[in-house]
RNA sequence: UCAUUAGCUCAGUGGUUAGAGCACCGGUCUAGUAAACCAGUGGUCCAGAGUACAAAUCUCUGAUGA
Numbered sequence: 001u002c003a004u005u006a007g008c009u010c011a012g013u014g015g016u017u018a019g020a021g022c023a024c025c026g027g028u029c030u031a032g033u034a035a036a037c038c039a040g041u042g043g044u045c046c047a048g049a050g051u052a053c054a055a056a057u058c059u060c061u062g063a064u065g066a
Base pairs, nucleotide, nucleotide: 001066002065003064004063007022008021009020010019015053024040026038027037028036046062047061048060049059050058
């Protein structure tokens, strides 16, 4: 100096319910499996504090990794 967000890889750079792909669970299909299609589960956004009407997002401190 950079990174830290779902089991994994990542998006989201102040505002209306935090998302995608993969994985996983269920269903359709099949003699069966896979594939395909439909539907779903899963998050205190690394921890604490501050600013602000409002913070994953800005500031400070700490932790871990590079």